[in-house]
The part of an RNA shown here (large-subunit ribosomal RNA, domain I) has 475 nucleotides and comes from Flavobacteriaceae bacterium Ap0902.
The source organism's lineage runs through Bacteria, Pseudomonadati, Bacteroidota, Flavobacteriia and Flavobacteriaceae.
The prediction has a mean pLDDT of 82.
It matches the Rfam family "Bacterial large subunit ribosomal RNA".
The full RNA is in RNAcentral, with records from ENA.

Context: one part of a larger RNA
RNA sequence: CGUAUGGCGGAUGCCUAGGCUCACAGAGGCGAAGAAGGACGUGGUAAGCUGCGAAAAGCUACGGGGAUUAGCACACAUGAGAUGAUCCGUAGAUAUCCCAAUGGGGCAACCCGGUAUACUGAAGGUAUAUCACUCGAAAGAGGGCAAACCCGGAGAACUGAAACAUCUAAGUACCCGGAGGAAAAGAAAUCAAAAGAGAUUCCCAGAGUAGCGGCGAGCGAAAUGGGAGUAGCCGAGAUUGUAUGAAUAUUAGAAUAACCUGGAAAGGUUAACCAAAGAAGGUGAUAGUCCUGUAUAAGAAAUGAGUAUAAUACGUAUUAAGUAGGGCGGGACACGAGAAAUCCUGUUUGAAGAAAGGGGGACCAUCCUCUAAGGCUAAAUACUCCUGUGAGACCGAUAGUGAACUAGUACUGUGAAGGAAAGGUGAAAAGCACUUUGAAUAAAAGGGUGAAAGAGAACCUGAAACCGUACGCCU
Numbered sequence: 001c002g003u004a005u006g007g008c009g010g011a012u013g014c015c016u017a018g019g020c021u022c023a024c025a026g027a028g029g030c031g032a033a034g035a036a037g038g039a040c041g042u043g044g045u046a047a048g049c050u051g052c053g054a055a056a057a058g059c060u061a062c063g064g065g066g067a068u069u070a071g072c073a074c075a076c077a078u079g080a081g082a083u084g085a086u087c088c089g090u091a092g093a094u095a096u097c098c099c100a101a102u103g104g105g106g107c108a109a110c111c112c113g114g115u116a117u118a119c120u121g122a123a124g125g126u127a128u129a130u131c132a133c134u135c136g137a138a139a140g141a142g143g144g145c146a147a148a149c150c151c152g153g154a155g156a157a158c159u160g161a162a163a164c165a166u167c168u169a170a171g172u173a174c175c176c177g178g179a180g181g182a183a184a185a186g187a188a189a190u191c192a193a194a195a196g197a198g199a200u201u202c203c204c205a206g207a208g209u210a211g212c213g214g215c216g217a218g219c220g221a222a223a224u225g226g227g228a229g230u231a232g233c234c235g236a237g238a239u240u241g242u243a244u245g246a247a248u249a250u251u252a253g254a255a256u257a258a259c260c261u262g263g264a265a266a267g268g269u270u271a272a273c274c275a276a277a278g279a280a281g282g283u284g285a286u287a288g289u290c291c292u293g294u295a296u297a298a299g300a301a302a303u304g305a306g307u308a309u310a311a312u313a314c315g316u317a318u319u320a321a322g323u324a325g326g327g328c329g330g331g332a333c334a335c336g337a338g339a340a341a342u343c344c345u346g347u348u349u350g351a352a353g354a355a356a357g358g359g360g361g362a363c364c365a366u367c368c369u370c371u372a373a374g375g376c377u378a379a380a381u382a383c384u385c386c387u388g389u390g391a392g393a394c395c396g397a398u399a400g401u402g403a404a405c406u407a408g409u410a411c412u413g414u415g416a417a418g419g420a421a422a423g424g425u426g427a428a429a430a431g432c433a434c435u436u437u438g439a440a441u442a443a444a445a446g447g448g449u450g451a452a453a454g455a456g457a458a459c460c461u462g463a464a465a466c467c468g469u470a471c472g473c474c475u
Stems, first nucleotide, its partner, number of pairs: 001472007013460001014424002018395002020392007027384002029145002037098003040053003044076001048072002059092006068080003103112003113131007133142003149180001150178004160167001164214001190197002201228005211219002232376003243307001250298003256271005272289002274278001280292003325349008335361001356371005411418002431459001434446004
C1' cells in the first nucleotide's frame, strides 16, 4: 500500500411529536369580589413537570357520555365504577403566603399591632371579622399588569451631505402620560373659480409633478378624477316582557369478499358495492367500503351576553372676549423668513357684533364663499399576547422558535445579563427464563423471543476521519 474483517464515530437517508408564514372567523382585556407573576405546600410510595390550594392531581349542581379507571408514568400496594365512575361542557364552592398589596413595618413569600366578638372571670394566649391612600356630600371610583396597533407630552446621535456648521437622519429611537377594540379625525369662519362641490377616514391616480432646498445632499404637496364606506347631530342610560339568532358538550352518519406473496395485507389477481361521503389520520407494507372520521342532518338545561321592536319614565347646552387680529420670539404647515398667506402660542397688546365677521398664498378693491372663539358621532382604516378552523413550489433535529426532550431549564456572572446540549428498539416488551465462563450487579458464550437481535435498550439506517486483526506485496 492492497484485500478481507472488526472497533470507534454519528454523517447520510427516511420519519415527526415541534416550529415558521399566512387566510377566514372569534376575542380584544385581567385587577381591591385582590390581577399578571411567584413562594410554599398538596399523591400510599413522589425528585421533576402538570393539576390543585389546609375542602389542596381535588369538592358541589346540572347536562353529555356509557366502561373502564386513580395525569406525564408502562412498577408495587390499595381502591373506585351500570346505585353510571374516569372523561367532556356549563355554573358554583374552596382558593395558604407574597405581589398594586392596602392595619404598621420589612432584607418579597416574614415580623409586630389596634378595634369588636367568642373561648372567658383573666392573659405577654388563640380564633373570626375589620383597620392604607387619593377623588367624592354620599353611593362609589381609582391604583397594578398586558404583544402590537392609537393619541398626547418630551426628544437624541451615529449617519448622508463623499469634510462640516444651515440641512439630513427624524419628530425616528429611547423616555413619560392616557385610551379603546380600535384610536384619532369629523359635519365647513372648507375647497374652488365665474363652473361648481358639499363632514371625516382609507386606497389608486394626479406625481416624484407644483414647489421647498448651503437651489447641495435631499425634502416633497394640493386641487381634481376614480374607488372603499357613508350619517348626521345637540347630552346619556336603566329595568321588564316578547320574538329571533348564535356559542359551548354532543348525536346519527353509506359501502368488500375470496385467493396469492408475506411475520403481518391496506400490496397483487378475480369478482362486487357506496358516493351530498375518493378531506385527513390510524390500523403489523400503499384501505372510498376495518377504526376515528368526512358530506349531510340534528342539537339540551342553567347562566351570561348581544340585536330588533314596543311601552313607560326622565333628560336636552343656546351661538361662545382678554377671543379674532397686531408687535416681538419660537414652532407646525411639502414650504429652511422668504414676496409668505394659513395654523399653534411664550410675551406684550387688543376689536367688531349680521348694516357684522373670517377666508380665497404679501397687500388693496370688486366678486365669490363660509360663520371661529362650546360639544358628540357608526362605517370604510391600523394591529395580534390570545381562541377555533384551514392552508403552504416553508423547515425537518448543526434545519425550523433559544427551546420537538424536566428550556429561558442546566450552567456562567456580584449584578444588569448571557445561555446550551439533548428526538427515533420493535407491529407488539414478546425488554432475553435457564445454563456455562468470570471476583462480578462487568462482559462473553450457549439458549429463548422476534420477520429481523449484524433491531438488545450506548437500541432504525450507520458514511468519513481515527484505531485494530488476518493475509498478500513493496522497502